A computed fold for a 73-nucleotide RNA from a Holosporaceae bacterium, annotated as transfer RNA. Its Rfam family is "tRNA". The sequence was found in a public genome assembly. Its mean pLDDT, the model's own confidence on a scale to 100, is 82. The source organism's lineage runs through Bacteria, Pseudomonadati, Pseudomonadota, Holosporales and Holosporaceae.
Parts: sequence; C1' cells; structure tokens
RNA sequence: GCCGAAAUAGCUCAGUUGGUAGAGCGCUCGAUUCGUAAUCGGUAGGUCGGGAGUUCGACUCUCCCUUUCGGCA
Repeated sequence: GCCGAAAUAGCUCAGUUGGUAGAGCGCUCGAUUCGUAAUCGGUAGGUCGGGAGUUCGACUCUCCCUUUCGGCA
C1' cells in the first nucleotide's frame, strides 16, 4: 500500500430481509440464613465509535473519518 472483519449497558455478547434496544455476569435493593456464600425476586444503567445522506421511520442501507483485529505484498 491492497483486501476483509469488528466497534451496542461496567464486562462478554445477541439484535435475520428498516418499525419504539435485549440477555448473561457485575453493581445496587429486598427475601432466605445466627452470619457469609450460594439461591430467588426487583431496580438502575446505552442519543448503538464520530459525521453526513436516503427514508414517514436507520443499530440495520449508502458515503467519509477514527480505533482494533486478521490476510496479502
């Protein structure tokens, strides 16, 4: 330099042909226990990497940029 993939909650990740964003773990509150762990129930937490475009409507489609990973040279 060229090609490809990834970026979504504190962490690991889902989100299927565009229609109001979810799970597990963690945090926190409660139940259970003499107490802790484990277990069970609940709450909070995200303008979906940044910018623009298409559309009534974009995590999803198009373009540009940033970062990370892989391949070729």